A computed fold for a 365-nucleotide RNA from an uncultured Gallionellaceae bacterium, annotated as Bacterial RNase P class A. Its mean pLDDT, the model's own confidence on a scale to 100, is 80. It was read from a public genome assembly, where an Rfam model found it. Rfam family: Bacterial RNase P class A. It is annotated as a ribozyme.

[in-house]
RNA sequence: GAAGUUCGCUAGGCAGUCGCGGCAUCGCAAGGUGUCGAGGAAAGUCCGGGCCCCAUAGAGCAGGAUGCCGGCUAACGGCCGGGCGCAGCAAGCCGCAAGGCCCAAGGCGACGGACAGUGCAACAGAAAACAUACCGCCGAUGGCUCCGCAAGGAGAUCAGGUAAGGGCGAACCGGUGGGGUAAGAGCCCACCGCGUUUCUGGCAACAGGAACGGCACGGCAAACCCCAUCCGGAGCAAGGCCAAAUAGGGGAGCAUUGGCGUGGCUCGCGUCGCUCCCGGGUAGGCUGCUAGAGGCCGUCAGCAAUGGCGGUCCCAGAGGAAUGGCUGCCCACGACAGAACCCGGCUUAUCGGCGGACUUCCACC
Numbered sequence: 001g002a003a004g005u006u007c008g009c010u011a012g013g014c015a016g017u018c019g020c021g022g023c024a025u026c027g028c029a030a031g032g033u034g035u036c037g038a039g040g041a042a043a044g045u046c047c048g049g050g051c052c053c054c055a056u057a058g059a060g061c062a063g064g065a066u067g068c069c070g071g072c073u074a075a076c077g078g079c080c081g082g083g084c085g086c087a088g089c090a091a092g093c094c095g096c097a098a099g100g101c102c103c104a105a106g107g108c109g110a111c112g113g114a115c116a117g118u119g120c121a122a123c124a125g126a127a128a129a130c131a132u133a134c135c136g137c138c139g140a141u142g143g144c145u146c147c148g149c150a151a152g153g154a155g156a157u158c159a160g161g162u163a164a165g166g167g168c169g170a171a172c173c174g175g176u177g178g179g180g181u182a183a184g185a186g187c188c189c190a191c192c193g194c195g196u197u198u199c200u201g202g203c204a205a206c207a208g209g210a211a212c213g214g215c216a217c218g219g220c221a222a223a224c225c226c227c228a229u230c231c232g233g234a235g236c237a238a239g240g241c242c243a244a245a246u247a248g249g250g251g252a253g254c255a256u257u258g259g260c261g262u263g264g265c266u267c268g269c270g271u272c273g274c275u276c277c278c279g280g281g282u283a284g285g286c287u288g289c290u291a292g293a294g295g296c297c298g299u300c301a302g303c304a305a306u307g308g309c310g311g312u313c314c315c316a317g318a319g320g321a322a323u324g325g326c327u328g329c330c331c332a333c334g335a336c337a338g339a340a341c342c343c344g345g346c347u348u349a350u351c352g353g354c355g356g357a358c359u360u361c362c363a364c365c
Stems, first nucleotide, its partner, number of pairs: 001361010012330007020037007039336001043347002046345005051235001053233002058267004063231005068082005083111001084109003092101003112226002117224002119220002134166002136162003141159003144155004174192006193215001194213008239287004249278006258272004294313008
């Protein structure tokens, strides 16, 4: 310097003029003055909470969620760090080429268990969980045929042996090489793999080493299931207060062996009423409603997520829903897009600008 990747910040600006909403203040009022006023995702409503109600009675079953290890957090299915696995761009190597090998930073992982049990794998193939022989190879030993007096030799293959070669398939009795054999096979050996025991490092998941052993029983749990951990319900249209109006109307059912009590069932506890249908009235006002698991700055601890300490600031609260119109200039020429109780996440959409870190390559010193 270039490229790849990842993280953070920002999200048009300035001025004038008219117009909106909150708060404070002045004013009898009309109105004036000051100040504040949409997002990184406000979106999806997918998780987790705060808050509120059932309600100060729980327990169990069913059901649901999560799933490597360690940490963070109010909590989480989130985040940080680590482990293992998978794919694979650049670079590098091989090749005429197609392409192959290896693969940084980074990316992805629905990452507990297949020896508790059940189940599934079409078609193909001989055969799909443990066994065979479709093609093939051998046929030493026993048999057959021929030559031979015999010994023996030759031939095709029957019995038989075989699973190394080929085929089928997504996947089939560990892999490569050597020895051995009639031909073969862990039959034997070396290395790899696998298993047992143990050592070292690490909190751990795991990683590495040693010794012994020829050692096979594969896959799928985003199939049922088993294991570990966790889980009441409903939600601001929650809930509270005030005012007003009407029809304490009509009907049906259950009733202590019962009804009701915020998902289902059982037990327990509490209570004495409860459920359904038809019809009538009201839908107004106030509150909840913004000072927070809050923002920013500094410092300490930590790889980090994050936490402690100190300082400083108040930064939307509408209620059919507030920020808009016009003009001029600048420029990065503006995408996706508008709060409705609040917060921590995840996911999706997206125009640009600025900056950091990591990795690889090139050049120079």